[in-house]
RNA sequence: GAGUUUGAUCCUGGCUCAGAAUGAACGCUGGCGGCGUGCCUAAUACAUGCAAGUCGAACGGAGCACUUCGGUGCUUAGUGGCGAACGGGUGAGUAAUAUAUGAACAACCUACCCCUUUGACUGGGAUAACACACUGAAAAGCGUGCUAAUACCGGAUAGGUAAUAUAAAGGCAUCUUAUUAUUAUUAAAGGAGCUUCGGCUUCACAUUGGGAUGGGUUCAUAUCGCAUUAGCUAGUUGGUGAGGUAACGGCCCACCAAGGCUGUGAUGCGUAGCCGAUCUGAGAGGAUGACCGGCCACAUUGGGACUGAGACACGGCCCAGACUCCUACGGGAGGCAGCAGUGGGGAAUAUUGGGCAAUGGGCGAAAGCCUGACCCAGCAACGCCGCGUGGAGGAAGAAGGUCUUCGGAUCGUAAACUCCUGUCCUAAGGGAAGAGGAGAAGACUGUACCUUAGGAGGAAGCCCCGGCUAACUACGUGCCAGCAGCCGCGGUAAUACGUAGGGGGCGAGCGUUGUCCGGAAUGAUUGGGCGUAAAGGGCGCGUAGGCGGCCUGGUAAGUCUGGAGUGAAAGUCCUGCUUUCAAGGUGGGAAUUGCUUUGGAAACUGUCAGGCUUGAGUGCAGGAGAGGUCAGUGGAAUUCCCAGUGUAGCGGUGAAAAUGCGUAGAGAUUGGGAGGAACACCAGUGGCGAAGGCGACUGACUGGACUGUAACUGACGCUGAGGCGCGAAAGUGUGGGGAGCAAACAGGAUUAGAUACCCUGGUAGUCCACACUGUAAACGAUGAGUGCUAGGUGUAGGAGGUAUCGACCCCUUCUGUGCCGCAGUCAACACAAUAAGCACUCCGCCUGGGGAGUACGGCCGCAAGGUUGAAACUCAAAGGAAUUGACGGGGGCCCGCACAAGCAGCGGAGCAUGUGGUUUAAUUCGACGCAACGCGAAGAACCUUACCAGGUCUUGACAUCCAAUAAAAGCCGCAGAGAUGCGGUGUGAGCUUGCUCGUAUUGAGACAGGUGGUGCAUGGUUGUCGUCAGCUCGUGUCGUGAGAUGUUGGGUUAAGUCCCGCAACGAGCGCAACCCUUAUGUCCAGUUACUAACGCGUAGCGGCGAGGACUCUGGAGAGACUGCCGGGGACAACUCGGAGGAAGGUGGGGACGACGUCAAAUCAUCAUGCCCCUUAUGACCUGGGCUACACACGUGCUACAAUGGCCACCACAGAGAGGAGCGAACCUGCAAGGGGGAGCAGAUCUCAAAAAAGUGGUCCCAGUUCGGAUUGUGGGCUGCAACCCGCCCACAUGAAGUCGGAGUUGCUAGUAAUCGCGGAUCAGCAUGCCGCGGUGAAUACGUUCCCGGGCCUUGUACACACCGCCCGUCACACCAUGGGAGUUGGGAGUGCCCAAAGCCGGUGAGGCAACCGCAAGGAGCCAGCCGUCUAAGGCAAGACCAAUGACUGGGGUGAAGUCGUAACAAGGUAACC
Repeated sequence: GAGUUUGAUCCUGGCUCAGAAUGAACGCUGGCGGCGUGCCUAAUACAUGCAAGUCGAACGGAGCACUUCGGUGCUUAGUGGCGAACGGGUGAGUAAUAUAUGAACAACCUACCCCUUUGACUGGGAUAACACACUGAAAAGCGUGCUAAUACCGGAUAGGUAAUAUAAAGGCAUCUUAUUAUUAUUAAAGGAGCUUCGGCUUCACAUUGGGAUGGGUUCAUAUCGCAUUAGCUAGUUGGUGAGGUAACGGCCCACCAAGGCUGUGAUGCGUAGCCGAUCUGAGAGGAUGACCGGCCACAUUGGGACUGAGACACGGCCCAGACUCCUACGGGAGGCAGCAGUGGGGAAUAUUGGGCAAUGGGCGAAAGCCUGACCCAGCAACGCCGCGUGGAGGAAGAAGGUCUUCGGAUCGUAAACUCCUGUCCUAAGGGAAGAGGAGAAGACUGUACCUUAGGAGGAAGCCCCGGCUAACUACGUGCCAGCAGCCGCGGUAAUACGUAGGGGGCGAGCGUUGUCCGGAAUGAUUGGGCGUAAAGGGCGCGUAGGCGGCCUGGUAAGUCUGGAGUGAAAGUCCUGCUUUCAAGGUGGGAAUUGCUUUGGAAACUGUCAGGCUUGAGUGCAGGAGAGGUCAGUGGAAUUCCCAGUGUAGCGGUGAAAAUGCGUAGAGAUUGGGAGGAACACCAGUGGCGAAGGCGACUGACUGGACUGUAACUGACGCUGAGGCGCGAAAGUGUGGGGAGCAAACAGGAUUAGAUACCCUGGUAGUCCACACUGUAAACGAUGAGUGCUAGGUGUAGGAGGUAUCGACCCCUUCUGUGCCGCAGUCAACACAAUAAGCACUCCGCCUGGGGAGUACGGCCGCAAGGUUGAAACUCAAAGGAAUUGACGGGGGCCCGCACAAGCAGCGGAGCAUGUGGUUUAAUUCGACGCAACGCGAAGAACCUUACCAGGUCUUGACAUCCAAUAAAAGCCGCAGAGAUGCGGUGUGAGCUUGCUCGUAUUGAGACAGGUGGUGCAUGGUUGUCGUCAGCUCGUGUCGUGAGAUGUUGGGUUAAGUCCCGCAACGAGCGCAACCCUUAUGUCCAGUUACUAACGCGUAGCGGCGAGGACUCUGGAGAGACUGCCGGGGACAACUCGGAGGAAGGUGGGGACGACGUCAAAUCAUCAUGCCCCUUAUGACCUGGGCUACACACGUGCUACAAUGGCCACCACAGAGAGGAGCGAACCUGCAAGGGGGAGCAGAUCUCAAAAAAGUGGUCCCAGUUCGGAUUGUGGGCUGCAACCCGCCCACAUGAAGUCGGAGUUGCUAGUAAUCGCGGAUCAGCAUGCCGCGGUGAAUACGUUCCCGGGCCUUGUACACACCGCCCGUCACACCAUGGGAGUUGGGAGUGCCCAAAGCCGGUGAGGCAACCGCAAGGAGCCAGCCGUCUAAGGCAAGACCAAUGACUGGGGUGAAGUCGUAACAAGGUAACC
């Protein structure tokens, strides 16, 4: 820097990614070279070989060789010297006996090396080897005898050292240096060479003083986590004295004292070698401590000493334990954390190589020997660096692959092909440096390098391509298989899975995994926060600590500055050189920010001394207050008791009801009394208090604040970890008290249930005293203190001023408490002198959500519980503020046949029709709340038809192309249910006369065909909200932003219609208007329509002539616009009333449907992507089905009758249709119909009769003269055909039904209701649909309520948007965890027992060469024994840690389980602590 919480936004906040690194590992791949690196795990066990020897110039011998026999040379078991304490390995232990840095030793040692002093005199006794004998399996041991030394011992000498005494000097306290005297204590006459045999040289040796080097000890500072480790310590702390050590010291011992460490973290537990440095980072930091270098520790585990200059000793010794090996069972041997190597462990780490040529080490006089240190090689892409796998040309843009819109695009100059080059490679030839001044000596090595030749020949992969993040298409798959770092992909069109093509990145590597730093300002010193996101302690007092007013002087701890020492080397950085470059190597410099020391400065901080008054406190004078404690007093009200009056109810609620009380007298009312608790009005974002909290009145005691004054003190201050105190309500204990209220509980209701909400009762408790508890949404969700930074306006308590006779008003000021508001701050909301502003000081607290304020442990509590306070596991979010919507059993305003007021219905009956269901071979398919259900279907007997059964066809019933053949069709016959098959007959057109066109059959394939799937892949069309009044944009402005404004507001309208106002100004799609029709005139026109006047004619008729007046027809144009008047309104918009008018306020009706919603409907109208079928899911035929029938629902028709039925007579329409048609008159039939055929492609003819209405008659309230279902018989019509399955007529039959439960629908005027007529579809079939006219009502107070909608506002945990979200128990599966009778194991400590080896001490009757002694013996030494200490071991009781445990507790996770509905809206009882 990016991704990720949201519909979107800003913020908070976590998770994740991009970078660098690695002793790495894994997967795929792998050409070369240089330089490095390579058991991080089992400090596990180790076969085998090697890793420390050397010296014959210390010594005696032995063997071999040579010999001039004098010896010489070589080898070396033993004695002796030096080395073996270095070098090499490892990191177990160790949190300080360690390391780093800096000091100190007047408290110390130092072999070999260097310089220096002096010296090397004189004696002695042994012993290994060896020989002989013996024991033993071995390892080894023992006895006797011989022998040497630079082995060992005695004496002398010198100096040194130690002790005592002495005088002087110095220093840093103890002391140090130096003089003299006494006592004690050394050596190899050695080796070699030369020799003039006098000695000399050299190497060893002793000694003195010094140096160098290496060590020892002490001090200061620094060095991980846990306080759920808070107290630890008996040699402990100190002293005195002895001992011990190289040396100081409780290092050890005896005695004495009672100290020592600790909140600046003792003690305990866990973890860990430390550092130079390494990685990362801008830095500060964080992490690490491989390789290289310094220090430490360790060497199978534990203990111990010996030797030595040096060890308590990796390749030494002794003992104990475990383990391994040998064994004759008696006893012995061993220690790879040296180099290789083996087993084991593990994700994982190499050769049982070469050489001492170089560097270095040991021994030696030297030659030299030894050296798994080291130098090299081998293995490993483990890392870093370098090189290569070819270069140039080459378009027919080859073939091939992939994609494709079929045109092409791309791989791609890529390849082929042509011309070159030779790094690496292969072969051959030559051939170093590494070896100082001369010679010899090279493991690496015939290596590096050079020359020649050969031939593009032998050398490219890995990861990725949804976003972050560079790079896209096709196919396969179909929530499967799989991917995934986070967000997330996959449910049939996947740039996210798998493959391919293409592309991107890096490249002998590329990815993945692990770890660390970074990004992360996500622990914030640099550099964060705490009103609401996580976070202010409930409040005070106060200890330690931190911080602290003004002036003067001193000091110099902090601070600043100069010098000195140190800060090893390597590394990093800069720079020079070098390997052809680089990595690498090498020279120089800088740096090493540190520590120590020493001069100087004195502002600030500290400290010391002196002063000051403004901070703080005291005094004096005032006023205010529900501040606290105790005692007393008062009235109103509730309840109870007594008495009186009085009668049937009271009480309670939701508009109810019941439990309960009451005829034994309630409730009501009057009087009297008892008792407890709380104090109406005053009362106020008023007062007081630190907070909790405090409210009648009076008194007593008492705390604090405020104002004024300026007398006193003189910084006495602020904050405050621990600590102490106070601390609502509930709760606990003891004793009182108990009126009302009231958890628990009981009863009654409500409810699906109701362990609730409501009602009737009611106990703890509420009250008092004393004691405990110690928590609250203890909130201003805002710690305390100080200073500063615009104003305005209330209110409470004081003071001052002006004015006035006085008071009020007014002005100023201090303190408290509110509101508004500027700057500023803030993510926003908001805060704003009472800060959340600007600063300082101190304290508390936070670091993703859940798990969890839980578990364990500690502390407190009588208990309840409180306080402190995790982890495993799990999620990618959780959260704050604000925005736009949606929603609310939130609010306001408004509209609609939405309700209300009415009329007629539906729901009941029968039938028609559609649907569900069921049935069926099939009952084809679609439509499903409104917005499916007389819907697609404006008409299923066959057809339609898509369904079923059976029979058939396969380039096909239909389209295009090719070839061949022919005509094909039509007609007739036969078979068949038919499709179809066979046979007969029968023939095309055009002309450029062998071709074309149309047709049929056959054949081959391309293809046809599909009412098969997907309406959730689509186009188109349609429904719906809704003819509701809304939906947006540009510019500007406001806001960090999503967004807002405009579009809100005041009016008004049918309307976002219009007016006014306004940080908005305009505009668009909608509204309205323009269109059609209807209602009225006018003008024009006048047949088929019409007929007033005139004429003709008839039985009669616009029948005829005629007319253009009327009706009417159909063209044009007029008319209506709130235009006029009055009232209201704001002088507006508009509205109310009126006039005129055929019509009046959009006149009535229609067409017209904004942005969008419903993944709404339709793949079966049509079109269409993809998928599927292809002798079938295509096509044809016959028959059947779509018409089934226990049932349920929707829509209708007909009724139930008298406003009626029936009969007779008799009027008045409009709009339509008609040629395969409408069909008149007339005849016939009871009728349906039949015959007939005039007229009419229509203002002419026909359908065609309109019906209700009217007039008259009859019926008389009944299952009827209502109603017509059902059924029978007989007919008619259409049609190939009415069986399944049409319509009509006549006669007969005469069912249900007497006005319809809950509920529900339509309609506001020419409307409802009622009456008939027509049309489309159609051979036939209409109660449906679409139209037409006739007759023709009732009602609307009004907007409380139901439904739908619009605008504003409010709340929200919703945004798939309330059909939302979401909580808890239970059931199931899995995971981690607490408790748990216990069980097992571990490390550490304590006490006691036993006690190896060993040092020390004692003893030493046993033993003994050196000295003394003739000897005996002595001195001395040793074995042995005893004692202290003590490893391992044993016993005992506790503490801690880990594992495990029947059972058990809660927690987490899981796509669809169960029960309810607690929360989010007033969430339906406001929520929460």